[in-house]
RNA sequence: UCACGCUGGAUGGGGAGUUAGCGGUGCCCUGUAUCUGCAACCCGCUAUAGCAGAGUCGAACGGAGAAGUCGGAAUUUUUAUUUUAUAUUAUUGCGUUAAUAAGGGGCGUUGAGUAUAAAGUCUUAUGCAAUAGCUAAUCGUGAACCAUGUCAGGUCUUGACGGAAGCAGCAUUAAGCGAACCUAGUUAUGUGCCAUAAGGUGGCUUUGUAGGAGUUACCUGUUAAUGUAAUAUAUAGAGUAAGGUUACAAUCUCUCUUGCGUGA
Numbered sequence: 001u002c003a004c005g006c007u008g009g010a011u012g013g014g015g016a017g018u019u020a021g022c023g024g025u026g027c028c029c030u031g032u033a034u035c036u037g038c039a040a041c042c043c044g045c046u047a048u049a050g051c052a053g054a055g056u057c058g059a060a061c062g063g064a065g066a067a068g069u070c071g072g073a074a075u076u077u078u079u080a081u082u083u084u085a086u087a088u089u090a091u092u093g094c095g096u097u098a099a100u101a102a103g104g105g106g107c108g109u110u111g112a113g114u115a116u117a118a119a120g121u122c123u124u125a126u127g128c129a130a131u132a133g134c135u136a137a138u139c140g141u142g143a144a145c146c147a148u149g150u151c152a153g154g155u156c157u158u159g160a161c162g163g164a165a166g167c168a169g170c171a172u173u174a175a176g177c178g179a180a181c182c183u184a185g186u187u188a189u190g191u192g193c194c195a196u197a198a199g200g201u202g203g204c205u206u207u208g209u210a211g212g213a214g215u216u217a218c219c220u221g222u223u224a225a226u227g228u229a230a231u232a233u234a235u236a237g238a239g240u241a242a243g244g245u246u247a248c249a250a251u252c253u254c255u256c257u258u259g260c261g262u263g264a
Stems, first nucleotide, its partner, number of pairs: 001264006009057003012030004020046005034054005062257005071248001073246004078242010089232012102220003105216003114210008122199006128192002130189007138179004147172004155164003
């Protein structure tokens, strides 16, 4: 150096999380690198750190270090941005309430505000009127036979004179129906303030007298308070993106290293 065989070893790795710690199932990132069973209120192990079994490759398979960087994690008095909450904060807009005679408008010498007198308006009680209804009275109509009066004809009776009952018709009425002015009684009321009496207050209206120039918050404005919406400022919190720092870090790349036996 070559050939054959054996064993070690390998048969994905990493991040966060979980854990006393180490792995695994699960999640995520890489990447393609066997199978079966166990396994998140978990499964197995003990710094030699998955356990149990099977298969494949096989000492240039593997092992160590360096560089480089996908990736996620932590942190940040870096920058930008989103959002929440707070404030005896500020500004603006839109309102609400109260005041204010500055401007405008209204009223005012056909007499303002004011003062005074009277009356009304308010409540209760009694009565009256009106309206609406009901009843009575008045008038009209109104009974085939079971209302009355008169009862033609006809019927019955009598020897006759007469008598009896009684339909239709007519008249008067009952029950009922209708009509309208007046009259009497009765019921009711958001009718009237008509009458009387009592009560409450100084608000409103009217009239008279006195007096002689203002008055009115209706509109705008101003002032104060207050409500609401938006914006700004400050503080605090929670996120997102980019950057910095720290540790970890796959694949790839580079360097170093790399067992035993037999035979030639």

A computed fold for a 264-nucleotide RNA from a Clostridiales bacterium, annotated as Bacterial large signal recognition particle RNA. Its mean pLDDT, the model's own confidence on a scale to 100, is 75. Its Rfam family is "Bacterial large signal recognition particle RNA". By type it is a non-coding RNA gene. About the family: The signal recognition particle (SRP) is a universally conserved ribonucleoprotein involved in the co-translational targeting of proteins to membranes. The RNAcentral record of the sequence draws on ENA.